[in-house]
This record gives sequence, structure tokens and C1' cells, in this order.
RNA sequence: AGGAUAUCCAGAGUGACUGAGAGAUCUGGCUCGUCGACGUCACAGCAACCUGCUUUACGCAAGGUGCUCCUACCAGCAAAGCCUGUGCUUUGAAUGAUAGAUA
Repeated sequence: AGGAUAUCCAGAGUGACUGAGAGAUCUGGCUCGUCGACGUCACAGCAACCUGCUUUACGCAAGGUGCUCCUACCAGCAAAGCCUGUGCUUUGAAUGAUAGAUA
């Protein structure tokens, strides 16, 4: 790297540099962005997984990864249900992200 497993409606910003798009890809929407987004760096914060502690709790800590607009921003594929409204709801799949352990 790949595959499998677990989780993904909670949580958490300031400054500097840069300068036009960004939100994984494609499509349709929507949101953010020259009042400077995205990205990088510094500091800070959060606490998902690992780790440590203990009173074993949706607990504490913050060492390792990670994360800090909008539910993975929403939907798109399938099934079921519902007030029959090419609608709404639920579940699952697919894809993506993160983590630890591994061939």
C1' cells in the first nucleotide's frame, strides 16, 4: 500500500503567509469565500481511536495519530412503510474519512 474491523446527526479558533476558489470524485442542489475562504506555519482548543490513571463512569488526563462552518452539507443505488404528494420517513448497500491491529 491492500484487505478486514470499528466509528462517522456530539465536541473544538486565533494570528501570520498566500491569493481564488472550497466543501473526496461525478451530477443536481445548498453553504462558505477578496469583510481573504481552501492550503501552509505557529500557538491554542476538542476528545474519535490508541495510551495512562482510577472512584470502572457516555469518568479523568491529553503522550501518539486525528480533528476544530453547514449530519460524511443534502440527495443520487436498493428495500420497506406512510397522508397517492414523481413526495416524506426508516433501514441497508456503495463510495469517502479517521483509528488501532495486522500479511